[in-house]
A computed fold for a 74-nucleotide RNA from Granulicella aggregans, annotated as nadA riboswitch. The source organism's lineage runs through Bacteria, Pseudomonadati, Terriglobia, Terriglobales and Granulicella. It matches the Rfam family "nadA riboswitch". On this family, see Huang et al., RNA 2020: "Structure and ligand binding of the ADP-binding domain of the NAD(+) riboswitch". Rfam classes the family as a small RNA. The sequence is in RNAcentral, with records from Rfam. The prediction has a mean pLDDT of 84.

RNA sequence: GGUUGCAACAUCCCCGUGGGUUGGGUGCUUCGUGUUCGGACUUCGAGCAUGGGUACAGCGAAUCCACUGCAACC
Numbered sequence: 001g002g003u004u005g006c007a008a009c010a011u012c013c014c015c016g017u018g019g020g021u022u023g024g025g026u027g028c029u030u031c032g033u034g035u036u037c038g039g040a041c042u043u044c045g046a047g048c049a050u051g052g053g054u055a056c057a058g059c060g061a062a063u064c065c066a067c068u069g070c071a072a073c074c
Base pairs, nucleotide, nucleotide: 001074002073003072004071005070006069007068013060014058016067017066018065019064020063021062022061023059025056026055027054028053029052031051032050033049034048035047036046037045038044039043
C1' cells in the first nucleotide's frame, strides 16, 4: 500500500461517522379521488380511506460510496 472480517467506545440490549438510492412511519396541506352521515336548493359541512405536494426523525429496513478505529491475510 492492497484485500477481508469486525464495532470496543454507547444511561438494558442493538446502534462507529457522514452522505446517496429504494421502500416505509408521523405531521401539515386553502390540492385531487372514493365512501358515509347531516343540511339545503343545484351546493355546503363533518368523519373515514386513498393519491399528490411538503416537512421531520435512533426508520431497531435493504443497499452503495467515502472516512474513523480494531484484527487477520497478501